A computed fold for a 525-nucleotide part of an RNA from a Candidatus Giovannonibacteria bacterium, annotated as small-subunit ribosomal RNA, 5' domain. It was read from a public genome assembly. It matches the Rfam family "Bacterial small subunit ribosomal RNA". Gene Ontology terms of the family: structural constituent of ribosome and ribosome. The source organism's lineage runs through Bacteria, Bacteria candidate phyla and Candidatus Giovannoniibacteriota.

Context: one part of a larger RNA
RNA sequence: GGAUGAACGCUGGCGGCGUGGAUAAGGCAUGCAAGUCGAACGCCCCGAUUUCGAUUUAUAGCAAUAUAAAUUGUUAUCGCGGGAGUGGCAGACGGGGUAGUAACACGUAGGAACUCACCCCAGAGACGGGUAUAACCCAUCGAAAGAUGGACUAAUUCCCGAUAGUCUCCGAUCUCGUAAGAGCGUCGGAGUAAAUCACUUAGAUUGGCUCUGGGAGAGGCCUGCGGGCUAUCAGCUUGUUGGUGAGGUAAUGGCUCACCAAGGCUAUGACGGCUAGGGGGCGUGAGAGCGCGACCCCCACCAAUGGAACUGCGACACGGUCCAUACACCUACGGGUGGCUGCAGUCAAGAACAUUCGACAAUGGGCGAAAGCCUGAUCGAGCGACGCCGCGUGCAUGAAGAAGCUCUUCGGAGCGUAAAGUGCUUUUAUGAGGGAGAAAGCUUCGGCUGAUUGUACCUCAUGAAUAAGGGCUUGCUAACCUCGUGCCAGCAGCCGCGGUAAGACGAGGAGCCCAAGCGUUAUCC
Numbered sequence: 001g002g003a004u005g006a007a008c009g010c011u012g013g014c015g016g017c018g019u020g021g022a023u024a025a026g027g028c029a030u031g032c033a034a035g036u037c038g039a040a041c042g043c044c045c046c047g048a049u050u051u052c053g054a055u056u057u058a059u060a061g062c063a064a065u066a067u068a069a070a071u072u073g074u075u076a077u078c079g080c081g082g083g084a085g086u087g088g089c090a091g092a093c094g095g096g097g098u099a100g101u102a103a104c105a106c107g108u109a110g111g112a113a114c115u116c117a118c119c120c121c122a123g124a125g126a127c128g129g130g131u132a133u134a135a136c137c138c139a140u141c142g143a144a145a146g147a148u149g150g151a152c153u154a155a156u157u158c159c160c161g162a163u164a165g166u167c168u169c170c171g172a173u174c175u176c177g178u179a180a181g182a183g184c185g186u187c188g189g190a191g192u193a194a195a196u197c198a199c200u201u202a203g204a205u206u207g208g209c210u211c212u213g214g215g216a217g218a219g220g221c222c223u224g225c226g227g228g229c230u231a232u233c234a235g236c237u238u239g240u241u242g243g244u245g246a247g248g249u250a251a252u253g254g255c256u257c258a259c260c261a262a263g264g265c266u267a268u269g270a271c272g273g274c275u276a277g278g279g280g281g282c283g284u285g286a287g288a289g290c291g292c293g294a295c296c297c298c299c300a301c302c303a304a305u306g307g308a309a310c311u312g313c314g315a316c317a318c319g320g321u322c323c324a325u326a327c328a329c330c331u332a333c334g335g336g337u338g339g340c341u342g343c344a345g346u347c348a349a350g351a352a353c354a355u356u357c358g359a360c361a362a363u364g365g366g367c368g369a370a371a372g373c374c375u376g377a378u379c380g381a382g383c384g385a386c387g388c389c390g391c392g393u394g395c396a397u398g399a400a401g402a403a404g405c406u407c408u409u410c411g412g413a414g415c416g417u418a419a420a421g422u423g424c425u426u427u428u429a430u431g432a433g434g435g436a437g438a439a440a441g442c443u444u445c446g447g448c449u450g451a452u453u454g455u456a457c458c459u460c461a462u463g464a465a466u467a468a469g470g471g472c473u474u475g476c477u478a479a480c481c482u483c484g485u486g487c488c489a490g491c492a493g494c495c496g497c498g499g500u501a502a503g504a505c506g507a508g509g510a511g512c513c514c515a516a517g518c519g520u521u522a523u524c525c
Base pairs, nucleotide, nucleotide: 001525002524003523004522006521007520008519009518010517013391014390015389016388017387018386019384020383026347027346028345030344031343032342035089036088037087040086041085043083044082045081046079047078048077049076052073053072054071055070056069057068058067059066060065096302097301098300106226107225108224109223110222111221114219115218116217119215120214121213122212123211124210125209127161128160129159130158137150138149139148140147141146167191168190169189170188171187172186173185174183175182176181198205228274229273230272235265236264237263240262241261242260243259244258245257246256247255277299278298279297280296281292282291283290284289304325305324306323307322308321327338328337329336330335355381357380358379359378363377364375365374366373367372394424395423396422397421404415405414406413407412429462430461431460432459433458434457438452441448442447469514470513471512472511473510475494476493480509481508482507483506484505490497491496
């Protein structure tokens, strides 16, 4: 000199774009952050229309009866209705954090023994049956959370059978190959499928279902090389190293097990200890290098702590389950409930870090045929000079030069065209008026949809009006005088100043450097 996720002191006009819990992966009140589908299904409630009754009232009538209204029950249909439930898909993404990890975790370059829901392409198919179960109802237990029993019912839930090969397995055989093995070569045997719904002009169409092959993209596995400190860590290892066989997995493999052998690693640093998420990158530097890994992107890992599996294409699963532990809360003392390292917010610790905001309008995600619903992702606004950038705090004129202050050799000199005064301008500010773009979509084809926001921007009016400070002045280092103090009070980055004329302390004046900032501290080059 440059830099910072900075903090502190003094000061502070505006805007744009960024950025903001680095410490206690400490504890958390409250709200929200993952739902959706009625075009899979059966119920309950509500409303409207409707069928058939009952009762009451009114009118007509002597009456039977007819009409109308109200109430109530019932049948059926409808509803951009509501509720829980069964079922499907999503909850493995998105969001957060960096605790652990020195490791195939990451980066890079390769490899072979694998898998894949949704999406796309192609081929083939969807036949016939069945009985469960939730909801609802009844009963019981419990303070609650919730639980148990009985009876009933539906489906794109579940089960059985049929059919199928280019699927899987077994056997035989053929071809290629030294072998391992390969073949959409052949033959035989065995096994495994399915679900319907809406609209409808009854033709079909759209969506969905089953099997097979391919694609896209994604993931799992293995290996070479690379990137910390430490020898005041020198020996480490028994599933350890290898083999055979088996089990297991989507798949290779001591991944696991039985048996056999006795191996394997190490001074090119094994093993141990300490530290640490890795990379793209960032800072600095002429470069080599050195330091760092905030924000953004990729990968990994974690979800109170420890462990486990279930479901599922995918998890050993942040807002799922079970067990244990600690903590906290409720309790009728029997027993239960919870997990902000999501967005806000709160306490604590700290030098230190923001709103319990608006909206799904856009982009994207989930579900849905769609309308749409959900979305603290996201888009926006709020707060903080935390950073970078831009703008302003006026312009011209105005005396040999007011007042005031400082210095003085008392003549004068400086602040100084500075002020006042005069003329002008209006960025900004305030007020008034106008006013986009971000919109693509959706639709009953009429129309509807912007949180930001009456924002950006434009025009007009008013009036210099609303807006300057901080540090420094011995040398390094740009900038000096006077007074006070008297090794005191104090300064200080280094050398060093101060003991009676201090350019170094304090004050005043003057000056210098930056400027909505200026200094100090900390850290890196």